[in-house]
This record gives sequence, C1' cells and structure tokens, in this order.
RNA sequence: UGCCGAAUCCCUGGCUAGAUGCCCGGGAACGGGGGACCCAGUUUGUUGGGGCUAAUCCCACGAAGUUCGUGAGAAGCGCGGUCUCUUUCAGCGCUAGCCCGUCAGCUAACCCCGCAGGCCGAGGAAAGAGG
Repeated sequence: UGCCGAAUCCCUGGCUAGAUGCCCGGGAACGGGGGACCCAGUUUGUUGGGGCUAAUCCCACGAAGUUCGUGAGAAGCGCGGUCUCUUUCAGCGCUAGCCCGUCAGCUAACCCCGCAGGCCGAGGAAAGAGG
C1' cells in the first nucleotide's frame, strides 16, 4: 500500500499523573442459529442426526479396513494495485478446521449467538455498468 474473513464503527462508566492504552457494559452495521399456520417429508439409528465454513464428492493404490496416506479428476472458493462492481480467457493458489449432543425441514411474530484470527510485494489480456 493491500489481501482472506461477518468480524467494523460509536457511546456511558471505571483504572492510571495523563491517555489515542487497558477493563466492564451498551448501541449501530454486518454475519449465523432456533422458532407457527401453509407446504414438504414418512423417520425410528453399532451406518444416529445436525450446524458454521469455499472446504464436498467420485475413482485407483497402500495400510490398521469407521479411518489415514498418496495420485488424478469433478463441483466449490480466492488473487490480479482501474475508485467500486459484474463477466470471459489465461496463470497461480486453497479445498482445512471447529461445534451441538440423540435433537432441530421450511417458517411470520419472537428468542439466542458472533463481531475473531491469519497474511504479502511490483503483480496478464479483454468487455460492460456505476461513480
């Protein structure tokens, strides 16, 4: 100067000599879950079921055969320094992790929760819209 992500902004009070620092609390924006009629569905599990997220699925091989590893593929996601957004081609990369606890379809009113964490470098071409 920028990037991934919902994860930013504002305010009262307190601590300190003082705070732009720290703590408690509240609000707004953004994000997620639960939850009727109607609609959908027909469950009942040693194969439980479900949620956040791009992070799922299939094939082959090897192992201890739920699972792990390797390889390739399909779906999905991110980057490009043009102020922002959308699309196409090419290139590069990701495809993890965590949670609920036997339980949840959709769902108005209503209720609850989050507001973190992690990164890098001179960066391809084209079309359109807005400002």